Predicted 3D model of a 171-nucleotide RNA (Lysine riboswitch aptamer) from uncultured Rummeliibacillus sp. Its Rfam family is "Lysine riboswitch aptamer". Rfam's curators write: Riboswitches are metabolite binding domains within certain messenger RNAs that serve as precision sensors for their corresponding targets.

């Protein structure tokens, strides 16, 4: 350098199904009430709604949904995968407009072996879950100590340290 592989509650993508969202948003009626309201946010514009009653509250009636999450089963597979920063886009969000946020695609760069608990922060309905920072346990992997057996080689235990750009194995 190429192949093939290993950790384990692995890691991701679809698919079914289930709780949850939630009696919530929308939407109908009654009544209060009396000039606004909507289209992410600021300017500039533009559409719509509205005194034949907006927003906005109360009561009743109807009543979803995505994301995201647990089990099945099944594809890919072990940097599997996920994320910080930066960049750039012909995404998207009313605009041949700026500018921001959030949303999605590429790149490049760092970081994280793998799981699980706390804790504090974004996200989210949410004590659920992800992520990132810290801590901790706990595992496999190599590297150096020791002890015990085997007895030139090894194998078990325990400690102490790295990190997958690792590590086995074959060519």
């Nucleotide at each position: 350098g190429a192949u093939a592989g290993a950790g384990g509650c692995g890691c991701g993508g679809g698919u079914u199904u289930c709780a949850a969202g939630a009696g919530u948003a929308c939407u109908c009626g009654a009544c209060u009430g009396g000039a606004g309201g909507a289209c992410g946010a600021a300017u500039a514009g533009g559409u719509c709604c509205a005194u034949u009653g907006a927003u906005a509250g109360u009561c009743g009636g109807u009543g979803a949904a995505a994301g995201g999450g647990g089990a099945g089963g099944u594809c890919g597979c072990c940097g599997a995968a996920g994320u910080u920063g930066c960049a750039a886009g012909u995404u998207u969000g009313c605009u041949a407009a700026u500018u921001c946020c959030a949303u999605c695609u590429u790149g490049c760069u760092g970081c994280u072996g793998g799981u699980u608990c706390u804790a504090c922060a974004u996200u989210g309905a949410a004590g659920a879950a992800a992520u990132g920072u810290a801590g901790a346990a706990u595992u496999g992997u190599c590297a150096g100590a020791a002890u015990c057996g085997a007895c030139u080689u090894u194998g078990a235990u325990u400690c102490u340290g790295g990190a997958g750009g690792g590590c086995u194995a074959u060519c």
The coordinates come from a structure-prediction model, not an experiment, and the mean pLDDT is 81.